[in-house]
RNA sequence: GGAGGGUUGUCCGAGAGGUCGAAGGUGCGGCACUCGAAAUGCCGUGUUCCGUAACAGGAACCUAGGGUUCGAAUCCCUAACCCUCCG
Numbered sequence: 001g002g003a004g005g006g007u008u009g010u011c012c013g014a015g016a017g018g019u020c021g022a023a024g025g026u027g028c029g030g031c032a033c034u035c036g037a038a039a040u041g042c043c044g045u046g047u048u049c050c051g052u053a054a055c056a057g058g059a060a061c062c063u064a065g066g067g068u069u070c071g072a073a074u075c076c077c078u079a080a081c082c083c084u085c086c087g
Base pairs, nucleotide, nucleotide: 001086002085003084004083005082006081007080011025012024018070027045028044029043030042031041032040046061047060048059049058050057063079064078065077066076067075
């Protein structure tokens, strides 16, 4: 230099136009069980902004920026980073 694959929440990881902030697991918090733990079960748990006395409630965000579409995490383009292969 060329080609291919990848980037999703604390982390891992599915999802391939609408039912999706989005499965499942992990971590963390609470509860149950226990003499107490572990294991197990149940519930909760991303960030930013708006909003509230505090809750509630709402909006945006799938690496970044553009584009296509009524509608994009999903399709296209550019860039960044990671992995593999070729030279």